[in-house]
RNA sequence: GGAGGAGGUCGAGCAGCCGCUCGCCUCACGGCGGGAGGAAAGUCCGGACUCCACAGGGCAGGGUGGCCGCUAACGGCGGCCCCGGGCGACCGGGGGAAAGUGCAACAGAAAGCAGACCGCCCCGGGCCGCGAGGCCCGGAGCAAGGGUGAAACGGCGAGGUAAGAGCUCGCCAGAUCCGCCGGUGACGGCGGAUGCUCGGUAAACCCCACCCGGAGCAAGACCGUGUAGGAGGGAGCCCGGCGGCGACGUCGGGCACGGGUGGCCCGCCCGCUCCCUCGGGUCGGUCGCACGAACCCGCGGGCAACCGCGGGACCAGAGGAAUGGCUGCUGGGUCCGCUUAUUGGGCGGAUCGACAGAAUCCGGCUUACAGACCUCCUCCGGCG
RNA sequence: GGGCGGCUAGCUCAGUUGGUUAGAGUGCCUGCUCGACAUGCAGGAGGUCACAGGUUCGAUUCCCGUGCCGCCCACCA
Numbered sequence: 001g002g003a004g005g006a007g008g009u010c011g012a013g014c015a016g017c018c019g020c021u022c023g024c025c026u027c028a029c030g031g032c033g034g035g036a037g038g039a040a041a042g043u044c045c046g047g048a049c050u051c052c053a054c055a056g057g058g059c060a061g062g063g064u065g066g067c068c069g070c071u072a073a074c075g076g077c078g079g080c081c082c083c084g085g086g087c088g089a090c091c092g093g094g095g096g097a098a099a100g101u102g103c104a105a106c107a108g109a110a111a112g113c114a115g116a117c118c119g120c121c122c123c124g125g126g127c128c129g130c131g132a133g134g135c136c137c138g139g140a141g142c143a144a145g146g147g148u149g150a151a152a153c154g155g156c157g158a159g160g161u162a163a164g165a166g167c168u169c170g171c172c173a174g175a176u177c178c179g180c181c182g183g184u185g186a187c188g189g190c191g192g193a194u195g196c197u198c199g200g201u202a203a204a205c206c207c208c209a210c211c212c213g214g215a216g217c218a219a220g221a222c223c224g225u226g227u228a229g230g231a232g233g234g235a236g237c238c239c240g241g242c243g244g245c246g247a248c249g250u251c252g253g254g255c256a257c258g259g260g261u262g263g264c265c266c267g268c269c270c271g272c273u274c275c276c277u278c279g280g281g282u283c284g285g286u287c288g289c290a291c292g293a294a295c296c297c298g299c300g301g302g303c304a305a306c307c308g309c310g311g312g313a314c315c316a317g318a319g320g321a322a323u324g325g326c327u328g329c330u331g332g333g334u335c336c337g338c339u340u341a342u343u344g345g346g347c348g349g350a351u352c353g354a355c356a357g358a359a360u361c362c363g364g365c366u367u368a369c370a371g372a373c374c375u376c377c378u379c380c381g382g383c384g
Numbered sequence: 385g386g387g388c389g390g391c392u393a394g395c396u397c398a399g400u401u402g403g404u405u406a407g408a409g410u411g412c413c414u415g416c417u418c419g420a421c422a423u424g425c426a427g428g429a430g431g432u433c434a435c436a437g438g439u440u441c442g443a444u445u446c447c448c449g450u451g452c453c454g455c456c457c458a459c460c461a
Stems, first nucleotide, its partner, number of pairs: 001380010012330007020035006037355001041366002044364005049216004056266004061212005066080005081094005095207002100205002102201002117146002119142002122139007154172006173197002175194008220287004230278006236255008257271004280460003295312007332352009385457007394410004403441001412428005434450002437447002
């Protein structure tokens, strides 16, 4: 100098003028102070909080998936392990297919306890040829070679054979089993035995391990206004007391009834007041609601994620929903012109400046993003 | 704000153990029928299965992300 890899930060600054919203002060005019983001987004995960009973048991259902750790929790993060890719920095993937069931179109002879199209070899018969041999028919053997496919039941060599084949042997790769060693563990290393070579798919059913109760701030609590406290439907059975001639009403109890309960059952609580549908009314205020698993700085522990201690600041809170506009200067990118001895520098002019916007809050993930900058690392080339 | 659902031909919709070529009605085009039209008959064209990535030999279908569209909800008794 070139080509890359990983991670991070910012995403304009200052001033003036005119506005918007919230809080405080003031009788008022007005003054002072605060005022978007790294994603506020998608709502994909996980929590806090609130209500349903205290969130309990089982089935169903859903989710996660190497190991160890971090955390309030997680599908997140960190370190490590294995496999694959890359010369490398580094990147991508991750339970089980030797529990069982299912699937594999087309092509192909055969696709899952597979199979013989071309082919190879042997035997018998026939024909042709002087002969070597060739062709046809029948029978038996083979899986080495060709061909099909996404995938065809290890690879190389030797022996063996009529031809062949783990048929046998040596080496290599894998599988299963056993032993020892290292590691918390995933796993790794070493040694031995068996010729065992039985593939793919679980983002197919399933199995294993672990986790998950449901709903969501329009949750929920309080105050106020107003209406017809309306209509229809559902709410079972039994026993006993009282009233009544009776139908029935009422009270108490029990159950296999109803509701809370939003998949179901049990359990728990409540029970004639509840539930569903339609209709009617209000569509106002306060709290929840911003002091927090939060932020900044320093020190210590840990490889790290993270944790502990000390100090500091208080930093948006609307409800048809504020956080904006204009001008000037500075700085940046692009283009044009002039100038200078070149890469380049200087001056002037024009133009551009992203994605996007809080709505209960927090930890993550994912997605969008003009441009600028920083740190570490790898490979190649040149010079010393 | 929160919770759900759906994107298949111009339009309305089907599409299940993932499989060769994705269909139906209607609309469109051509021809026949008719003097001509409508109707009818025959034939044909027309699809990024919303988009992008992944799993798989193979995806409209399974998984994940993005975009667009649609639906529901408050309080009082």